The RNA shown here (FMN riboswitch aptamer (RFN element)) has 127 nucleotides and comes from Virgisporangium aliadipatigenens. Of the family's consensus pairs, 96% are formed in the model.
RNA sequence: GGGAUCGGUGAAAUUCCGAACCGGCGGUGACCGGCCGAGCGAUCGGCCGCAGCCCGCGACCCGGCCGAAGCCAUCGGCCGGUGGACCUGGUGAGAAUCCAGGGCCGACGGUGAGAGUCCGGAUGGGA
Numbered sequence: 001g002g003g004a005u006c007g008g009u010g011a012a013a014u015u016c017c018g019a020a021c022c023g024g025c026g027g028u029g030a031c032c033g034g035c036c037g038a039g040c041g042a043u044c045g046g047c048c049g050c051a052g053c054c055c056g057c058g059a060c061c062c063g064g065c066c067g068a069a070g071c072c073a074u075c076g077g078c079c080g081g082u083g084g085a086c087c088u089g090g091u092g093a094g095a096a097u098c099c100a101g102g103g104c105c106g107a108c109g110g111u112g113a114g115a116g117u118c119c120g121g122a123u124g125g126g127a
Stems, first nucleotide, its partner, number of pairs: 005019004021116001022106002024057004032049007052104002061081007086102005108120003
């Protein structure tokens, strides 16, 4: 950044239940798609696109130090820590990425009732 629509229960739920919906940044990305180039041609080469759950990062949270002269709080900077989720089958020389099927995951605070989707920090921060 994106995303709550219908139904159910209820005094109360976009929070529960059934179904539906969404997928940050970088890397990788046999195949495939697009563009360009070479070749008479088969074909070859280059660039771009293609992953929520493969690798790394950010956000959130925690701690330390500093700004800051004793303590506390807040804010900012720097450093460190924590940090979600995938299997099966197919094709193939090769699949973590393709195709098919079935699954799974999603900070903190708030709330008339428990939130990935509502409200808030946030006209913020950020790879």
The coordinates come from a structure-prediction model, not an experiment, and the mean pLDDT is 77. It was read from a public genome assembly, where an Rfam model found it. NCBI's taxonomy places the organism under Bacteria, Bacillati, Actinomycetota, Actinomycetes, Virgisporangium.